[in-house]
Formats: sequence, C1' cells, structure tokens
RNA sequence: UAAGAUAUUAUCACAUAUUGUCGUAUAAUGUUGGGGAUAUGGCCCAAAAGUUUCUACCAAGCUGCCGUAAAGAGCUUGACUACGCUGAUUGUGAAAGAACGG
Repeated sequence: UAAGAUAUUAUCACAUAUUGUCGUAUAAUGUUGGGGAUAUGGCCCAAAAGUUUCUACCAAGCUGCCGUAAAGAGCUUGACUACGCUGAUUGUGAAAGAACGG
C1' cells in the first nucleotide's frame, strides 16, 4: 500500500434441503355390510363418510359389562400425514475482509 487472493464473519437475501416448538385438519372418530370368538372370549375383512386436505384411521393399559347369547361399553397414554408460522442447522449468493501477495 492501490492490483490479486483466500481464510473468516454477532451482517443481508434466498432455498423442491434437514430438524425442533406451536397452530390448523381429525374427534387416531363415527356409520354400514360379511365372517369369527365366547367369561382362558370380546376379533378379522371390506366399503363408503369425516378434512377448503394427501395419507392414516392403530397400539398398549385400566375399569366395567355380557351367565354362554349376540352384542360389545367407558376411560388413560402413545403417532403418522398435509398445510401454515417461527427458531435452529446446512447450502448458495451478496457485502465486508486480514494474514498472504504487490
């Protein structure tokens, strides 16, 4: 010290990326049909509904009920998916910018 250059950055912008919280949807829900078990049992299959919505529509436990029949009841806890807000990470670009170099 003015060319060049990179590391770097309490900076800015962006994203078919990753991830956390929160919110919305849906109540992990109700309906219908077929089959099945029977107090050591209470399940399986299918369909359509529900969401300005793709997917999913289950698991475990507790309580009670049904006196052997054909029907299941209540409660607790635990997700995924779609979209949105926001934070973080990562990446890209911009800007700034040493040592170095000259």